[in-house]
Context: one part of a larger RNA
RNA sequence: UGACGGGGACCCGCACAAGCAGCGGAGCAUGUGGUUUAAUUCGAAGCAACGCGAAGAACCUUACCAAGACUUGACAUCGCAUGAUCGCCUAAGAGAUUAGGUUUUCCUUUCGGGGACAUGUAGACAGGUGGUGCAUGGUUGUCGUCAGCUCGUGUCGUGAGAUGUUGGGUUAAGUCCCGCAACGAGCGCAACCCUUAUAACUAGUUGCCAAUAUUAAGUUAGGAACUCUAGUUAGACUGCCGUGGAUAACACGGAGGAAGGUGGGGAUGACGUCAAAUCAUCAUGCCCCUUACGUCUUGGGCUACACACGUGCUACAAUGGCUAUUACAAAGAGCAGCGAGCUGGUAACAGUAAGCGAAUCUCAAAAAGAUAGUCUCAGUUCGGACUGUGGGCUGCAACCCGCCCACACGAAGUCGGAGUUGCUAGUAAUCCCGAAUCAGAAUGUCGGGGUGAAUGCGUUCUCGGGUCUUGUACA
Numbered sequence: 001u002g003a004c005g006g007g008g009a010c011c012c013g014c015a016c017a018a019g020c021a022g023c024g025g026a027g028c029a030u031g032u033g034g035u036u037u038a039a040u041u042c043g044a045a046g047c048a049a050c051g052c053g054a055a056g057a058a059c060c061u062u063a064c065c066a067a068g069a070c071u072u073g074a075c076a077u078c079g080c081a082u083g084a085u086c087g088c089c090u091a092a093g094a095g096a097u098u099a100g101g102u103u104u105u106c107c108u109u110u111c112g113g114g115g116a117c118a119u120g121u122a123g124a125c126a127g128g129u130g131g132u133g134c135a136u137g138g139u140u141g142u143c144g145u146c147a148g149c150u151c152g153u154g155u156c157g158u159g160a161g162a163u164g165u166u167g168g169g170u171u172a173a174g175u176c177c178c179g180c181a182a183c184g185a186g187c188g189c190a191a192c193c194c195u196u197a198u199a200a201c202u203a204g205u206u207g208c209c210a211a212u213a214u215u216a217a218g219u220u221a222g223g224a225a226c227u228c229u230a231g232u233u234a235g236a237c238u239g240c241c242g243u244g245g246a247u248a249a250c251a252c253g254g255a256g257g258a259a260g261g262u263g264g265g266g267a268u269g270a271c272g273u274c275a276a277a278u279c280a281u282c283a284u285g286c287c288c289c290u291u292a293c294g295u296c297u298u299g300g301g302c303u304a305c306a307c308a309c310g311u312g313c314u315a316c317a318a319u320g321g322c323u324a325u326u327a328c329a330a331a332g333a334g335c336a337g338c339g340a341g342c343u344g345g346u347a348a349c350a351g352u353a354a355g356c357g358a359a360u361c362u363c364a365a366a367a368a369g370a371u372a373g374u375c376u377c378a379g380u381u382c383g384g385a386c387u388g389u390g391g392g393c394u395g396c397a398a399c400c401c402g403c404c405c406a407c408a409c410g411a412a413g414u415c416g417g418a419g420u421u422g423c424u425a426g427u428a429a430u431c432c433c434g435a436a437u438c439a440g441a442a443u444g445u446c447g448g449g450g451u452g453a454a455u456g457c458g459u460u461c462u463c464g465g466g467u468c469u470u471g472u473a474c475a
Base pairs, nucleotide, nucleotide: 001475002474003472004471005470007469008468009467010466011465012464013463015459016458019423020422021421022420023419026314027313028312029311030310031309032308033307034305035304042053043052064300065299066298067297068296069295070294073125077124078123079121080120081119082118083117087102088101089100090099091098092097105116106115107114108113127289128288130287131286132285136283137282138278139277140276141274143272148187149186150185151184152183153182154163155162156161167178168177169176193266194265195264196263198234199233200232201231202230203229204228208223209222212221213220237260240254241253242252243251244250316416320375321374322373323372324371325370326369332363333362334361337356338355341352342351343350344349382413387408388407389406390405391404392403393402429451430450431449432448433447434446435445
């Protein structure tokens, strides 16, 4: 100087407390461990691994296993030779591939050649998701959006170092004020950026409709007010008033205001810590393989199942289930696409097909809600697992191993032990909608809106963090 303390002082955080909803019990989905297996590819491991890499394993993917094949190779550059090869057809085969047939070069040229492509051949080499993240770059997590981390000059100290950065106040903040052997500065904080909340101006189609006509309908004529769209501005700064404070910083209350003291949300992550994670995104040193640890193919596996754990979904019902009728969104996506309407089908869906590269058309029905009826507390008209049968869709192909529909079947489950998680407001809870990936395959992920609470006395205690101080047999 740090680190540590079941030392002290002060401060903060959904850390506790006060509340609400969960998890832990059930069934299922998904990840992991274990076990099993020819293989169940690999990585991730307290917080910070476990719906994680994977924004999507039937083949492919795929790295694993079995079997069948290749050896200058599936891919790149270079030498020589040839001008075909590819494609198509037939046969064998699980296919890779092999045999036969058929067809037969292209561009340029000074006609020597050059280039492209393909085959054969020789070797240099290719290739490796093989090892080492404890050799590395890059990227990322975490403490933590915590308020810290440093430097120059000066001063003090023999020196390591100290000072500044401590102190009195204050703040979300090393934020600001005052003081001070310090005076300044840098990286962080804040602001500048995006979005949301208000208004004005500009613009008015594909969006809008107050007045005038018109229609089944903003449908059409028309209008430029309103909504909205999207560009430019304005607006919030403790600016104004009062009280407290040291006449300061600032705090509290008030006015005006759409918004008030960082308005809400996002992006943004200092010096560093964990030899943290990643050699399987990529790059890369060294080591290793080279008729194989490389490459191709078919099939299987990654989907196994006495069990254990994590994360979710659905429930256990009447604030509910079912039936009928009826409202109100936002944000997105669309041409190998979204697909209206009509017809068929109980339905999944099929047939046909308009419009739309989209403020124009489509996906598209929002759901919870409202109204009416029914069920009357039951393992039920709750719950839907499991199973049977019949169909539909995607796709060479749904047996291993996809999704959906109809009918039948109708399990556990009556609110969950010890314990434990999230959340302070348009939040929790609850209800639907969309997108990426994607042929198909979400209860996951990322977004969008609808309805919309309770509680917060407070900081004694638990956890984590910050500042000062003290002790130390630690560095």